[in-house]
This is a predicted structure of a 115-nucleotide RNA (c-di-GMP-I riboswitch aptamer) from a Bacillota bacterium. The coordinates come from a structure-prediction model, not an experiment, and the mean pLDDT is 77.

RNA sequence: GAAGCGAAAAGGCAAAUCCAAUGAAAAUUGGAGACGCAAAGUUCCGGGUCUAACGCUGAUGUCCGUAAGGAAGUCUCAUUUCCGCAGACAUAGUUAUGAUGGCCGAACUGCCGAA
Repeated sequence: GAAGCGAAAAGGCAAAUCCAAUGAAAAUUGGAGACGCAAAGUUCCGGGUCUAACGCUGAUGUCCGUAAGGAAGUCUCAUUUCCGCAGACAUAGUUAUGAUGGCCGAACUGCCGAA
């Protein structure tokens, strides 16, 4: 001197859980708490993971309406039923612009100095 390494000392952060608030959710913030951490400091730059509000997809079910229509019924018409079609709701799949820095990498910064 030290961005290698991690003894000691001075300190630091704060997992799970509980309470409150925010959020569609994942999760975040504050308080209590301490599993652990030598960067468990900061940053979504790259990846992974989590969530699915808004969208997209088409399947099922329910409700409702009924254009051009079709079928049944009817002597005819009307009414009615079914198919088809449109809309709404619920479930399903997909998707980040959301989240995660205590998932990994990367960038920047930082306390101490034994072997």